């Protein structure tokens, strides 16, 4: 220095390839129910505007550039 790959609630990830109504799950919190009490189950409810900035477009997590942090390869 060249090529590719990720970056989504507290954690793990899904959705991107085909832009279109309010962005999902699980585990974790929070509050209830259940029980003499915990666990576990069960029921609700917080919690993210999708890494940061720009651009396309009537509409961007999704395209399309930049930069920023991870990692693989190649020299």
């Nucleotide at each position: 220095g060249g090529u590719c790959c990720c970056a989504u609630g507290g954690c793990u990830c899904a959705g991107g390839u085909u832009g279109g109504u309010u962005a999902g799950a699980g585990c974790g919190c929070u509050c209830g129910a259940c029980u003499g009490a915990u666990a576990a189950u069960c029921g609700a409810g917080a919690g993210g505007u999708c890494a940061u900035g720009a651009g396309u477009u009537c509409a961007a997590a999704u395209c399309u550039c930049a930069u920023u942090g991870g990692g693989a390869c190649c020299a």
Predicted 3D model of a 75-nucleotide RNA (transfer RNA) from a Candidatus Altarchaeales archaeon.
Rfam family: tRNA. Rfam classes the family as a transfer RNA.
The sequence is in RNAcentral, with records from ENA.
The source organism's lineage runs through Archaea, Nanobdellati, Candidatus Altarchaeota, Candidatus Altarchaeia and Candidatus Altarchaeales.